[in-house]
Context: one part of a larger RNA
RNA sequence: CUGGGCGUAAAGGGUGUGUAGGCGGUUGUAUUAGUCUCUCGUUAAAGCCCGGGGCUUAACCUCGGAAUCGCGAGAGAAACGGUACGACUGGAGGGCGCAAGAGGUCUACGGAACUCACGGUGUAGGGGUGAAAUCCGUUGAUAUCGUGGGGAACACCAAAGGCGAAGGCAAUAGACUGGUGCGUUCCUGACGCUGAAACACGAAAGCCAGGGUAGCGAAUGGGAUUAGAUACCCCAGUAGUCCUGGCCCUAAACGUUGUCCGCUAGCUUUGGGGAGUAUCGACCCUCUCCGAGGCGAAGCUAACGCGUUAAGCGGACCGCCUGGGUAGUACGGCCGCAAGGCUAAAACUC
Numbered sequence: 001c002u003g004g005g006c007g008u009a010a011a012g013g014g015u016g017u018g019u020a021g022g023c024g025g026u027u028g029u030a031u032u033a034g035u036c037u038c039u040c041g042u043u044a045a046a047g048c049c050c051g052g053g054g055c056u057u058a059a060c061c062u063c064g065g066a067a068u069c070g071c072g073a074g075a076g077a078a079a080c081g082g083u084a085c086g087a088c089u090g091g092a093g094g095g096c097g098c099a100a101g102a103g104g105u106c107u108a109c110g111g112a113a114c115u116c117a118c119g120g121u122g123u124a125g126g127g128g129u130g131a132a133a134u135c136c137g138u139u140g141a142u143a144u145c146g147u148g149g150g151g152a153a154c155a156c157c158a159a160a161g162g163c164g165a166a167g168g169c170a171a172u173a174g175a176c177u178g179g180u181g182c183g184u185u186c187c188u189g190a191c192g193c194u195g196a197a198a199c200a201c202g203a204a205a206g207c208c209a210g211g212g213u214a215g216c217g218a219a220u221g222g223g224a225u226u227a228g229a230u231a232c233c234c235c236a237g238u239a240g241u242c243c244u245g246g247c248c249c250u251a252a253a254c255g256u257u258g259u260c261c262g263c264u265a266g267c268u269u270u271g272g273g274g275a276g277u278a279u280c281g282a283c284c285c286u287c288u289c290c291g292a293g294g295c296g297a298a299g300c301u302a303a304c305g306c307g308u309u310a311a312g313c314g315g316a317c318c319g320c321c322u323g324g325g326u327a328g329u330a331c332g333g334c335c336g337c338a339a340g341g342c343u344a345a346a347a348c349u350c
Base pairs, nucleotide, nucleotide: 004321005320006319007304008303012318014201015200016199017198021194022193023192025088026087027086028085029084030083031082032081034080035077036076037075038074039073040072041071042070049065050064051063052062053061054060091191092188093187094186095184096183097182098181099180103177104176105175106174107173108172110154114150115149116148117147118146119145120144121143125136126135162169163168206247207246208245209244210243211242215241216240220236221235222234223233258317259316260315261314262313263312266295267294268293269292270291271290272289273288274287275286276285299306300305323350324349325348332343333342334341335340
């Protein structure tokens, strides 16, 4: 190793593109270092196993045989695998025709709300709370009307909805652009799957430079509460939140469920497409493909639950786990401006 696992017990990499590698559709011919069969040689003795014998038995000793694995040489086989050449279309890709979408980038622009400034009306309060106070207000607040400025976010539509590899994406319009589904079966002809490394992307917070700052708001100040109150509540409020460029690279990055392929009852809802039926046309109805949900046969599961979007039945490849603590730490290395990230132990202890 044969022969364990990874939804919740330890365990799926945050996500993708993809190198090496691993694995690979149908068919023909040839070949054969894998594979299979046979033969020969080698594989010290002892041991193991089988049979016989010797010590009273056994252990032990002894004789014979067998077995196993490897290696070398030769002969043969060609189903599988490899290699070479040829063919095919079902996998994969492309063309053409439709279709949906908050997929991405940039630019422009709209209304509501908020806030600020100015002006008008108007007068003693406003605000806030469990109750208050700090706070704002007679230099005229709050309320209300008008004008102007500013920044951020886009109510309704809106959904159990859609799109994206993930993170994520929502006013409107335009430009540029990625992916996807369906129909056709026109083209290529296995071009495929997975993927260590590598590369790219990667919420929020954080960092650097420049800008911006309405609201909110770590820190901070004040008012309360309280035994105290470095909190919860209130009044303020800096960084930040926003933009441009550059870093950081983490997460309950979760469906806590890797990717791809095939197979295995259904019912129902919903998003997108097609066909039929019907019709003047549409709706309805039936079938079908792709997605997103609910419930469930079989089966699986420790149970919970999962159940054609599998955690069922199989296959290919990758990642990961091996008692708790020490510890995702130390040391070393690589990366980073820093914060820190990635990789990753042990002593000791239960």

This is a predicted structure of a 350-nucleotide part of an RNA (small-subunit ribosomal RNA, central domain) from a Candidatus Wolfebacteria bacterium. The RNAcentral record of the full RNA draws on ENA.